[in-house]
A computed fold for a 544-nucleotide part of an RNA from Caproiciproducens galactitolivorans, annotated as large-subunit ribosomal RNA, domain I. Model confidence (mean pLDDT): 85 of 100. Taxonomically the source falls in Caproiciproducens (Bacteria, Clostridia, Eubacteriales, Acutalibacteraceae). Its Rfam family is "Bacterial large subunit ribosomal RNA".

Context: one part of a larger RNA
RNA sequence: AGCGCAAGGGGAAUGCCUUGGCACUGGGAGCCGAAGAAGGACGCGACAAACUGCGAUAAGCUAUGGGGAGCCGUAAGUAGGCAUUGAUCCAUAGAUUUCCGAAUGGAGCAAUCCGGCUGGAGUCAUGUCCAGUCACCGUACACUGAAUCCAUAGGUGUGCGGGGGGAACCGCCUGAACUGAAACAUCUAAGUAGGGCGAGGAAAAGACAUCAACAGAGAUUCCGUAAGUAGUGGCGAGCGAACGCGGAAGAGGCCAAACCGGGGGUAGCAAUACCCCCGGGGUUUCGGACAGCAGGAAGCACGCGGGAAUUUAGCAGAAUGGCAUGGGAAGGCCAACGAAACAGUGUGAAAGUCACGUAUGCGAAAAAGGAACGCGGCAAGCUGGAUCCAGAGUACCGCCGGACACGAGGAACCCGGUGGGAAGACGGGGGGACCACCCUCCAAGCCUAAAUACUACCCAGUGACCGAUAGAGAAGAGUACUGUGAAGGAAAGGUGAAAAGGACCCCGGAAGGGGAGUGAAAGAGAACCUGAAACCUUGUGCUU
Numbered sequence: 001a002g003c004g005c006a007a008g009g010g011g012a013a014u015g016c017c018u019u020g021g022c023a024c025u026g027g028g029a030g031c032c033g034a035a036g037a038a039g040g041a042c043g044c045g046a047c048a049a050a051c052u053g054c055g056a057u058a059a060g061c062u063a064u065g066g067g068g069a070g071c072c073g074u075a076a077g078u079a080g081g082c083a084u085u086g087a088u089c090c091a092u093a094g095a096u097u098u099c100c101g102a103a104u105g106g107a108g109c110a111a112u113c114c115g116g117c118u119g120g121a122g123u124c125a126u127g128u129c130c131a132g133u134c135a136c137c138g139u140a141c142a143c144u145g146a147a148u149c150c151a152u153a154g155g156u157g158u159g160c161g162g163g164g165g166g167a168a169c170c171g172c173c174u175g176a177a178c179u180g181a182a183a184c185a186u187c188u189a190a191g192u193a194g195g196g197c198g199a200g201g202a203a204a205a206g207a208c209a210u211c212a213a214c215a216g217a218g219a220u221u222c223c224g225u226a227a228g229u230a231g232u233g234g235c236g237a238g239c240g241a242a243c244g245c246g247g248a249a250g251a252g253g254c255c256a257a258a259c260c261g262g263g264g265g266u267a268g269c270a271a272u273a274c275c276c277c278c279g280g281g282g283u284u285u286c287g288g289a290c291a292g293c294a295g296g297a298a299g300c301a302c303g304c305g306g307g308a309a310u311u312u313a314g315c316a317g318a319a320u321g322g323c324a325u326g327g328g329a330a331g332g333c334c335a336a337c338g339a340a341a342c343a344g345u346g347u348g349a350a351a352g353u354c355a356c357g358u359a360u361g362c363g364a365a366a367a368a369g370g371a372a373c374g375c376g377g378c379a380a381g382c383u384g385g386a387u388c389c390a391g392a393g394u395a396c397c398g399c400c401g402g403a404c405a406c407g408a409g410g411a412a413c414c415c416g417g418u419g420g421g422a423a424g425a426c427g428g429g430g431g432g433a434c435c436a437c438c439c440u441c442c443a444a445g446c447c448u449a450a451a452u453a454c455u456a457c458c459c460a461g462u463g464a465c466c467g468a469u470a471g472a473g474a475a476g477a478g479u480a481c482u483g484u485g486a487a488g489g490a491a492a493g494g495u496g497a498a499a500a501g502g503a504c505c506c507c508g509g510a511a512g513g514g515g516a517g518u519g520a521a522a523g524a525g526a527a528c529c530u531g532a533a534a535c536c537u538u539g540u541g542c543u544u
Stems, first nucleotide, its partner, number of pairs: 001543009015529001016494002020466002022463007029455002031165002039100003042055003046078002050074002061094006070082003105114003115134007136162009169200001170198005180187001184234001210217002221248005231239002252447003255391001259280009285425001287389003290384004299378002302376004310368003314362003320335004336353002338342001344356003396420007406432001427442005481488002501528001504515004
C1' cells in the first nucleotide's frame, strides 16, 4: 500500500409521519368605492424585533345574545392585573378608524409640504392647535349674462350622478405571428393571443318583416341528435351548418302614431295655420283610431305591507369493568353493554362504550334573507268597414368592404362605408340570383325572469391525488436575495408520551467532554426519529 473482517466518524438517502398543497363534488355568496374602496405607510403592548389584531378611544371601546371557569394573541419569562356582581372567548349591531392611495383645497420624489373660509381652544398679541369645509366632469333647475337689440356663448349656486378597484366568466372595438398546407402567396392558425372600453352577479340574446312547405310550427338561451351529413375549399390543408326531432327552462310586456283633453309658442289686424309640451287613448296583422253593442276574468316582472325557509353564536347526545404483560393498553385473556350513533380524530401501543365528535333532536335578543299572503296599481270582449294611423335619408339599388359553415361564386339573407333613393295597407319584407303563382310575416323604437358561463370568497364533503428534490413558487414566502427598472426569485419540516430540555461535581479560557440525575430508550441531548452510499479513521487477519 492492497484485499477482507470489526468498530467508529461523516453524510444525508430510505422508511414512517403531516400542520401544507392538488383536483373535484354539493350548497351558499357573488360585487366594493367620494358615507373615501382595493392596497399600503406609520403607529398602538409594563418590558415588544417579527407575525397577528387594532387605529391617537389604537392586541382595543359600547350594546345585545351565546357560553360557564378560567383569562391578559403567536410566545416562554418577570411584574402587575381581570373573573360566578359571569371575565377571557364566540356571534350580531354600533362607536372610533392617523397618513397615503380614484385621492378630490394647492403642490409633490405616495404615506410629505403649504394654504383659504367658518366656528372653537390658547396668547396681551402674533405664531400654534382642534372641528368642519374648499378638485374636476356630466346632468337638472334657478339666477346671472358679452361682442350684439332680443338672444346666445359664458359665469354662479343648489340637487343628483360619475371617477378607482375586482380571480375567472360577459359584451363591444381593435387585432397578430409562429404553425398547418410536409416549400409558399389565397387559405390555416383565428377573430385565437395581445391591446382598449364597458357592464353584472351573471352578461349577452329575446317576443318573428322567423321558419316551413301546401301539413304546419310559434320569443330567446343551453344540452343531445340531425352530422362530420348538406355544403364550402390553391375542391389542397382544412372549414363545416341548417331544417327537423328529443330535452332543460318557460313569460310576456311597454312606447311612437291616428283620436280626445289641457297648456304654451311662431306667423298674422283677425279668422286661422303650423309647431312644442303634458295627460288620456293605443300597441298588432283576426291591428288600432273611429262608430255602435256589452260591460269585466285569469294573471303580474310594478309599488306598499308582510314576514316563512335559510344563514350568521350555540345546546343535548347511548353504552365497560376486571386480570396479566408492559414505561404506558386502546393490543391479549375473561365477563358485559349501546347502536337512528361501528364516519372520523385524539388519548403514553391497535378504543363502538375515555375525550372531541357522529346518528338523531333542539336553539336567536340582533342582523342578513326574502317565500306564502294582503292591499294598491296595471290589464279584457263583440260587430261594422267609409275615413285616419301603424317607426324615412329608412327599405332598396350601384360601387367597395365585412359577416354569414358559404374563399365572388348562380350568392340570397345580415352589417358598415360611399353615391343615389321608395311605397305607405289596393302597401311592404321573406321563402338562397331573378320572374310569376302560392304561402308566410309586418322592418326601420324600447324593456324582459328562468334554463347558461365563471369562482376571488364562505361552508360541508370526496380522491386507484402528493407526502418535504413530491405536492402550490411558498408545510408560509412573493420572504431572503438579485436587478436602475420592468422583473426574477430560493432554501428551510420531525427530541420525547410528557421538558421530565440534564440540578450538582470534575477537566477545560471556551467549545466540548467525563460522572451524577431524568426518561421505556440519551447509541432520543436540542448539530436531537430512522440514519443507506460516496468519503475519512482506528484495530486486526492475509498478501506484497